[in-house]
RNA sequence: UUCUUAUAAAGAGAGGUGGAGGGACUGGCCCUUUGAUACCUCGGCAGCGGACUCACAGAAGUGCUGUGCCAAAUCCAGCAAGCUACGUGCUUGAAUGAUAAGAA
Numbered sequence: 001u002u003c004u005u006a007u008a009a010a011g012a013g014a015g016g017u018g019g020a021g022g023g024a025c026u027g028g029c030c031c032u033u034u035g036a037u038a039c040c041u042c043g044g045c046a047g048c049g050g051a052c053u054c055a056c057a058g059a060a061g062u063g064c065u066g067u068g069c070c071a072a073a074u075c076c077a078g079c080a081a082g083c084u085a086c087g088u089g090c091u092u093g094a095a096u097g098a099u100a101a102g103a104a
Base pairs, nucleotide, nucleotide: 001104002103003102004101005100006099007098013042014041015040016039017038021031022030023029025078026077027076028075043070044069045068047067048066049065050064051062052061053060054058079093080092081091082090083089
C1' cells in the first nucleotide's frame, strides 16, 4: 500500500512552543489572532487485540499491555431506494474517509 471482517448520535483537556490556517475530498456549515492546525509536556477516555480477575463466565470487570482517541453524529450532505407537507424535507441502505484485528 491492497484485500477481508468489525465498529461509530457514548466517552475524555490543561500548560508550553509557535503564528495562519483548520475540520480527508467536493458543496454547505463550523472552528480560529479571546491564537487555530501542528509539535512537546502532563492529564484523561475506553473502542479493538493481548494479559489478568471471578461462588455470577458475561453484551462482565481491571487502563496492566499494544494501538487508537480527547469541537460539532464519520460536523451535515454527496450515490441509490422509499416516503413526501414537493422543501435547503424525512427514513433506510450503500459509498467515502477513520480506527482495530487478520491476511497478502
SAM riboswitch aptamer (S box leader) from Priestia taiwanensis, 104 nucleotides, folded computationally. The model forms 97% of the base pairs in the Rfam consensus. The organism belongs to Priestia, within Bacteria. The sequence is in RNAcentral, with records from Rfam.